[in-house]
RNA sequence: AGAGUUUGAUCCUGGCUCAGGACGAACGCUGGCGGCGCGCCUAACACAUGCAAGUCGAGCGGGCGGGGGUUCGCCCCCGCCAGCGGCGCACGGGUGAGUAACGCGUGGGAACCCACCCCGGGGCCCGGGACAACGGCGGGAAACCGCCGCUGACACCGGCUACGGCCCCAGGGCGAAAGGCGGGCUUCGGCCCGCCGCCCCGGGACGGGCCCGCGUCCGAUUAGGUAGACGGCGGGGUAACGGCCCACCGUGCCUUCGAUCGGUAGCCGGUCUGAGAGGACGGUCGGCCACACUGGGACUGAGACACGGCCCAGACUCCUACGGGAGGCAGCAGUGGGGAAUCUUGGACAAUGGGGGCAACCCUGAUCCAGCGACGCCGCGUGGGUGACGAAGGCCUUCGGGUUGUAAAGCCCUUUUCCCGGGGACGAUGGUGACGGUACCCGGGGAAUAAGCGCCGGCUAACUCCGUGCCAGCAGCCGCGGUAAGACGGAGGGCGCUAGCGUUGUUCGGAAUCACUGGGCGUAAAGGGCGCGCAGGCGGCCGCGUCAGUCGGGCGUGAAAGCCCGGGGCUCAACCCCGGAACGGCGCCCGAGACGGCGCGGCUGGAGGCCGGGAGAGGGGGGUGGAAUAGCCAGUGUAGAGGUGAAAUUCGUAGAUAUUGGCUGGAACACCGGUGGCGAAAGCGGCUCCCUGGCCCGGUCCUGACGCUGAGGCGCGAAAGCGUGGGGAGCAAACAGGAUUAGAUACCCUGGUAGUCCACGCCCUAAACGAUGUGCGCUGGGCGUUGGGGGGCUCGCCCCCCGGUGCCGGAGCUAACGCGGUAAGCGCACCGCCUGGGGAGUACGGCCGCAAGGUUAAAACUCAAAGGAAUUGACGGGGGCCCGCACAAGCGGUGGAGCAUGUGGUUUAAUUCGACGCAACGCGCAGAACCUUACCUGGUCUUGACAUCCUUGGAACCUGUCAGAGAUGACGGGGUGCCCGCAAGGGAACCAAGAGACAGGUGCUGCAUGGCUGUCGUCAGCUCGUGUCGUGAGAUGUUGGGUUAAGUCCCGCAACGAGCGCAACCCUCGCCUUUAGUUGCCACGCAAGUGGAUCUCUAGAGGGACUGCCGGUGUUAAACCGGAGGAAGGUGGGGAUGACGUCAAGUCCUCAUGGCCUUUAUGACCAGGGCUACACACGUGCUACAAUGGCCGGUACAACGCGUCGCCAACUCGCGAGAGGGAGCUAAUCGCAUAAAACCGGUCUCAGUUCAGAUUGGAGUCUGCAACUCGACUCCAUGAAGGCGGAAUCGCUAGUAAUCGCGGAUCAGCACGCCGCGGUGAAUACGUUCCCGGGCCUUGUACACACCGCCCGUCACACCAUGGGAGUCGAUUGCUCCAGAAGUCAUCUCACCAAGAGGUGCCCAAGGAGUGGUCGGUAACUGGGGUGAAGUCGUAACAAGGUAGCCGUAGGGGAACCUGCGGCUG
Repeated sequence: AGAGUUUGAUCCUGGCUCAGGACGAACGCUGGCGGCGCGCCUAACACAUGCAAGUCGAGCGGGCGGGGGUUCGCCCCCGCCAGCGGCGCACGGGUGAGUAACGCGUGGGAACCCACCCCGGGGCCCGGGACAACGGCGGGAAACCGCCGCUGACACCGGCUACGGCCCCAGGGCGAAAGGCGGGCUUCGGCCCGCCGCCCCGGGACGGGCCCGCGUCCGAUUAGGUAGACGGCGGGGUAACGGCCCACCGUGCCUUCGAUCGGUAGCCGGUCUGAGAGGACGGUCGGCCACACUGGGACUGAGACACGGCCCAGACUCCUACGGGAGGCAGCAGUGGGGAAUCUUGGACAAUGGGGGCAACCCUGAUCCAGCGACGCCGCGUGGGUGACGAAGGCCUUCGGGUUGUAAAGCCCUUUUCCCGGGGACGAUGGUGACGGUACCCGGGGAAUAAGCGCCGGCUAACUCCGUGCCAGCAGCCGCGGUAAGACGGAGGGCGCUAGCGUUGUUCGGAAUCACUGGGCGUAAAGGGCGCGCAGGCGGCCGCGUCAGUCGGGCGUGAAAGCCCGGGGCUCAACCCCGGAACGGCGCCCGAGACGGCGCGGCUGGAGGCCGGGAGAGGGGGGUGGAAUAGCCAGUGUAGAGGUGAAAUUCGUAGAUAUUGGCUGGAACACCGGUGGCGAAAGCGGCUCCCUGGCCCGGUCCUGACGCUGAGGCGCGAAAGCGUGGGGAGCAAACAGGAUUAGAUACCCUGGUAGUCCACGCCCUAAACGAUGUGCGCUGGGCGUUGGGGGGCUCGCCCCCCGGUGCCGGAGCUAACGCGGUAAGCGCACCGCCUGGGGAGUACGGCCGCAAGGUUAAAACUCAAAGGAAUUGACGGGGGCCCGCACAAGCGGUGGAGCAUGUGGUUUAAUUCGACGCAACGCGCAGAACCUUACCUGGUCUUGACAUCCUUGGAACCUGUCAGAGAUGACGGGGUGCCCGCAAGGGAACCAAGAGACAGGUGCUGCAUGGCUGUCGUCAGCUCGUGUCGUGAGAUGUUGGGUUAAGUCCCGCAACGAGCGCAACCCUCGCCUUUAGUUGCCACGCAAGUGGAUCUCUAGAGGGACUGCCGGUGUUAAACCGGAGGAAGGUGGGGAUGACGUCAAGUCCUCAUGGCCUUUAUGACCAGGGCUACACACGUGCUACAAUGGCCGGUACAACGCGUCGCCAACUCGCGAGAGGGAGCUAAUCGCAUAAAACCGGUCUCAGUUCAGAUUGGAGUCUGCAACUCGACUCCAUGAAGGCGGAAUCGCUAGUAAUCGCGGAUCAGCACGCCGCGGUGAAUACGUUCCCGGGCCUUGUACACACCGCCCGUCACACCAUGGGAGUCGAUUGCUCCAGAAGUCAUCUCACCAAGAGGUGCCCAAGGAGUGGUCGGUAACUGGGGUGAAGUCGUAACAAGGUAGCCGUAGGGGAACCUGCGGCUG
């Protein structure tokens, strides 16, 4: 310090998420020791039991027990005890409910109190009457209580005195006290000394009460609140000021600088985080506050409205004899409950501190310790050294090995911890130690007692195997899992941390993502529709004065602890101690006077005024004009008009449309007109008159900062819409009809009502847009236009200044697009607004409105994005240019028939498998009767049919018989080789048997692959290097102007070059030359053969064609057009040749190959069957439907090829297939081999035929081990459908289509298929609008698995949260009324005084009644919303999205939507 995530990629915006730190934690797994801390965050829920506040006999009387004395009356001593009395119990300890407040923090203030303590001053004299205890009697279950009687005091009362105190009319008046103990002395009455007390006064200290400035959470969907309320006068009350309380008087007081109300919350020192600013928090420790079962109240007291006190009310619990009583753990421990969750019913007063006491001492769950809990922080350990044949085991493996791993073992060593034994503290300054025989020290023992958790796809450090197969599961975000998963589960290994490690929750950070530091608003979210303007904020130049802003200095305060720095103590650390610094703040004093404020004076540049001139659809009102539409009247005049893509509805023979004249009425103002003008915006358009606002220019006369902005507020505000009344020509929501369509609630057409128009009143919205708030200043230019002014002028014009309005562009700005003196640049001032998308501009509430609705404006829930600009593609029922048998033109087909063949489907034991739009379907199959063969049935084999290795035996091999369907099995016969070696023997190859390693698989995955192939496409494209441009994706080059079959070439150009493609080089055909000449050719001959080299031919080498030449066109270019010559032209015809890539295209069944599966079987062998099935459907073909034809007869002319287990001549036989036969040929020699169509002659005469040949019967031939399933062919007989083929669809541009035959591969046989060959040999192309495919440029895009894309709404289903809802339940609160406990105060009360009980009055808690407000729960039903792999209907939007879209409004419609009116261009 950043990272992941929107896209095909990019930049930006923007949210979500992660890495860090922290915790009073909890949960999961695990757990050795110690130190120091911490430990009910929830139910301020309820509590059993014990303890937590007493003490004093030196204040007092007495009781009980013991002892002593005794004059026996009693006295004294000791111990214990209740009572009277004193002090304490208001501290200490707990909790955080309430409280938004002078509660807290901080700094000040005046009208106060303060027991015990300290200092100073002055006192302590004389009396009196009671009451507990106790005794007696009585009541009650108890708690307790009543009556009578006795008694003491430091209890209570009176009197005296009064330094000082208080009151006062200044004369005066009022007001105190207590003694006790010890010692000494004693005439025992008492006195003296000491100590502890007592009273009054003043002061101090400590503590507290009260007041004030400032600070202190959220909500404005809380905007008004308030009646003791604000103040005054007088009084009461208090320790004290005060409206604290009361009477009277006044009507104030608080509040947008946020009152009131609602929600939430104890506050602070501090804690966590952060660079800081800030944010969050307030547990432990410390300060303050509040509370003590809930509510109210007072009493006592120095102090309380009192946690372990009292009274009352309420709820709850307990006891009860039902009459009545008792209780309050938010003290320590503990229990139940709640909860994810938080401890022992421990020890001690030894220390510190507190209460009482003269003291001893007593009390102290404050405190100090111990216990439990890894809850946290800190420290330590689980061993150290050595140890390679890198052991075994595990895991992986390409099998070589790698890794775990010096890790282990082994050897040597150590002893923290642990165990045993011994000693043994500090804390205590004189005594006293709970902790504790603890810390610590010494000795002994022995590696002995001690490692886990998370993670390993990216972020993020760490990788493999197996299992699983969108299952099971993971997941913080992105996302993994559908058969090779580094993401699931396990394992091995690794990474991280370590007595812990992870998870969850919370919080700060990252987040500049609320931006003070430190953000934005043209298009991403965001400028208010526009103006006027109160408050507020901000404010020109000069001078003087002043100072609460500001700055400087000093003083006070800012508790301690904490943080930080220095030092010190526990072995270190955590922790603790000491010192310092800091505490950003507040207050007081002194000073400064620039800036800012205030006051005063002045100025003219800001602003305004005055005078002169000017332009204008600026606004309001009146009048008026012509064109056009429509209607009506009349004339002319006919049969149509109108309307559309085409039509129809409609109008018209009752006379339309058209045309002429006249009349009526309403609305809008052509041309001018503009890129123009005016207005704040909305908006404003004939002419003219009246009223009226603003603006500009010129003059530089006046005022003298009068200014800018502007929350609220007020006004204006297109269209639609609403109310009332008019008006109504045209247009036109709704509506009706006609079309279109699958439908058409639309687009188109014919009609047509609100409305559009006017007056008045509402509404108040918009793409109210420049999507750009207002004002001012500053910052290069160029070209228009408009208003005014000035200057020049050869007057057509040019230059300058001010104001407006446009275009282009510099710097600068911007994510880019773009903006660019009319800023989106550089600054200042003020306002408005934004903070992810959806939910939603919605709900609820408020305000406004007649309504429609407007305005203000959420949340739950949900998503990992939603967006902006630009880039490359792809696409468009966008555009431009251009190709292709793409269309058109033309010829022949397919689709109909029969058959062949392939496929689907069905069938079957099996009909093996693959191929599926083009680009599967006469395809793999260039040959399924067995074989092939992969399938099925049955019969068999298990080291195997095949490979390598080992052992044993034997060469191999040839052959017979039997069983069997065969595989196979049984039994025989013959037979020995090669190499080395003297021999024995060994070896190679082969065979057999055996054992085990292994073989085998046409089993799966072409979505794991190689290779090969198809396709776009023989299309003209696809890229790179360097440079340049751009933040970047990327662009440029490759675009442009020409040209080409071509990214072919030329020219231009921030590009210059280059590569893969194109072309050429290669093969073949066409012409010529040359060379060569047998088997070919020519000649002779009957032939054998001989001769020849002209021609054909054969097959080698060359030539030839290059836009080379001429003319024209063209940028003098490339090139194109025409021409000459030529066998051939402008790539001469054909072939081979297929760029980067696309289709997860095809193939694991050619081959190869990873992984998986199988292994007496998914392998292997055999026989038979199947792949040949058949109600159907499709593709590809063959043959036809006939007369340019069939049949018969005659007669010509090829080329490519093939042939020795082969082609097969002559000849003979057979109607024929063929048979016999055997010559020749390893083939320019022989053979296949008669080519056919054509041509000549004849016949048939339009018929299902002399067409066509399917099917079937019979008879044969050939191949083959074998033609039943299931071959081909022949002959005889049979002669089916079929008369040119619906929608639709295919091929072909020349030696092509069409037509005719021939050959070959495969092959025993089998060809309508395939691959070749030659013969005959056309028609047509105007043209590029349209269909299909393609190339280049451009444009739009919401597409990018890319239009077979994306995507909207209703409906249906499931789930979720939410609004309304007759109500209903609860919480809280206002007001009114009733009632009124306890209690304070006042007052009354049986002669008088005092006290008590009692009564009355004011106030008043809980309670009751009524009526409102707010919040929440719930609810039949209901509204929309969200989410959910494969539901329904349509197609609204994105490409001109097929009617451009969108905004506002209104109507309509299953739905998206449609239509009207106005607006916007996004």
Small-subunit ribosomal RNA from a biocrust metagenome, 1466 nucleotides, folded computationally. The sequence is in RNAcentral, with records from SILVA. It matches the Rfam family "Bacterial small subunit ribosomal RNA". Rfam links the family to the GO terms ribosome and structural constituent of ribosome.